About this RNA
Predicted 3D model of a 142-nucleotide RNA (c-di-AMP riboswitch aptamer (ydaO/yuaA leader)) from an uncultured Chloroflexota bacterium. It was read from a public genome assembly, where an Rfam model found it. Rfam family: c-di-AMP riboswitch aptamer (ydaO/yuaA leader). From the family's description: This family represents a conserved RNA structure found upstream of the ydaO and yuaA genes in Bacillus subtilis and related genes in other bacteria. The prediction has a mean pLDDT of 76.

Formats: sequence, C1' cells, structure tokens
RNA sequence: ACCACAAUAAGGCCGAAUUCCCCGCCAUAGGCGGGGGAACGGGGGAACCGCACACCGGGGUGAAUCCCGACUAAGGUCGAGAAGAGCAGCUCUUUCAGCUCUAACCCGUCAGCUAACCUCGUAGGCCACUGAAAGAGGCCAU
Repeated sequence: ACCACAAUAAGGCCGAAUUCCCCGCCAUAGGCGGGGGAACGGGGGAACCGCACACCGGGGUGAAUCCCGACUAAGGUCGAGAAGAGCAGCUCUUUCAGCUCUAACCCGUCAGCUAACCUCGUAGGCCACUGAAAGAGGCCAU
C1' cells in the first nucleotide's frame, strides 16, 4: 500500500411493517405485559358483469414468472433469453448507462369481480455503497 473480517458512529436501503394514548408489574428514567386509536398493507364478502366446472384439484402473500438447452433416478444445479423488481445524498416522475435480485412461505377441497359488512398484519433482513440528464415541487439564503 492492497485485500478480508469484526466493532463503533453517522447516513441510508428492501419491505405494508410506523406512530400516539391508557392500565398493570419490575424498580428507574429504563424494561416487560395487556388494551385502544390513527396511519399503512392484506384476505373474505352482494347486485350487475364475467367464467363453464369437475376430472389432473384449486387458491393466497410476494417483483420473484415463462421458454429453451445441458447434467441428475428424482429433487435440483448450471447456462442463455423474455417478462418482472431494486439501487441515499431534499422528494417525485421520466430517459440513458451501469450494478444486483428473480426467493420463501401459507390455506387445505374452499374463495372470480364485489357496496355494506367481517377479519388479519405492522415483521424480518441488509450496505450489490449509483452515475448522468430533463421536468415539477420543496427547503435555505439574498
């Protein structure tokens, strides 16, 4: 000097996953438990409309699906492509380029849409450290 790992501080990212109030306990400026509200997100659920259904089931959350080829007993692994998703320097939208992801889980024979209505969640994980241009808005200063 470079690389890797770990910790801390600040700043952030994916995602709906944030915030306020009340009560009780511990015993101290904090923790735990219970309840309620707001906000955000999901599911079920008429008429009308839509669909034939079943058989091989079907369906939901999520960006996370489809097709081709090789290997494998299968599961799966790898490669290429299409579609889809994400990437702070105040925010949003669009364009170009670049870099990542394309999982996992749940219901249990059952659910199209769907007003009223009913009901559920508010977790978890991370730093692939994005660069430029245009428009709109916001903030600060003068």